[in-house]
RNA sequence: GUUUCCGGGGCGGGGUGCGACUCCCCACCGGCGGUGACAGCCCGCGACCCCUCGCGUUCGCGCGAGGGCUGACCCGGUGGAACUCCGGGGCCGACCGUGACAGUCGGGAUGGGAGGGAAC
Repeated sequence: GUUUCCGGGGCGGGGUGCGACUCCCCACCGGCGGUGACAGCCCGCGACCCCUCGCGUUCGCGCGAGGGCUGACCCGGUGGAACUCCGGGGCCGACCGUGACAGUCGGGAUGGGAGGGAAC
């Protein structure tokens, strides 16, 4: 470089209510690469959304390139080294939908994808 495969987890119990996996109490979950030692909250990337340009178009939009947007952590301990381990206490989670407000339900998505493996 070419081909090919893989590539996201989680609402269980109780309460209120005509109605809630959406509210309240308890619970549960954590993509990819990096980093002196293992990371949801350190650095960076991806998904969603928006803009510009190019190409295509059945005029709905699709593909490619570039840009924008993009959540959250402290204390103590060990150690040569840890915002990554151990102990403690915290915090965060796109868009559209819903009889009622969603990280956990349904949908775009049998999609896309950071990236990882294999063969040549």
FMN riboswitch aptamer (RFN element) from a rhizosphere metagenome, 120 nucleotides, folded computationally. The prediction has a mean pLDDT of 87. It matches the Rfam family "FMN riboswitch aptamer (RFN element)". About the family: The RFN element is a highly conserved domain that is found frequently in the 5'-untranslated regions of prokaryotic mRNAs that encode for flavin mononucleotide (FMN) biosynthesis and transport proteins. Its family is annotated with FMN binding in the Gene Ontology. The sequence is in RNAcentral, with records from MGnify.